Notes:
A computed fold for an 80-nucleotide RNA from an Elusimicrobiota bacterium, annotated as c-di-GMP-I riboswitch aptamer. It was read from a public genome assembly, where an Rfam model found it. Taxonomically the source falls in Elusimicrobiota (Bacteria, Pseudomonadati). The model forms 100% of the base pairs in the Rfam consensus.
RNA sequence: UGCUGAUAAGGGCUACCGUCCGGUAACGGGCGGCACGCAAAGUCACAGCUCCGGCGAUGCCGGAGGGCUGGGCCGCCGGC
Numbered sequence: 001u002g003c004u005g006a007u008a009a010g011g012g013c014u015a016c017c018g019u020c021c022g023g024u025a026a027c028g029g030g031c032g033g034c035a036c037g038c039a040a041a042g043u044c045a046c047a048g049c050u051c052c053g054g055c056g057a058u059g060c061c062g063g064a065g066g067g068c069u070g071g072g073c074c075g076c077c078g079g080c
Stems, first nucleotide, its partner, number of pairs: 002080004012038002016033007036067001042073003046070003049065007
């Protein structure tokens, strides 16, 4: 550096629920509970898709989802 990932080690994140805050909403964030799960469940909205709002409406505009798929970037440990 490339490929690879277990039943290892040290760890990490958190579905869902409760509560508070922001937002028209989707949804996001703080705290708590509990861990559905995850080898990138770290990050990026580029492509597709889904969701929300609007409109002159089978499309367009704006927004959201990275734990929907693909792809890009970075990364712990082990094996080859």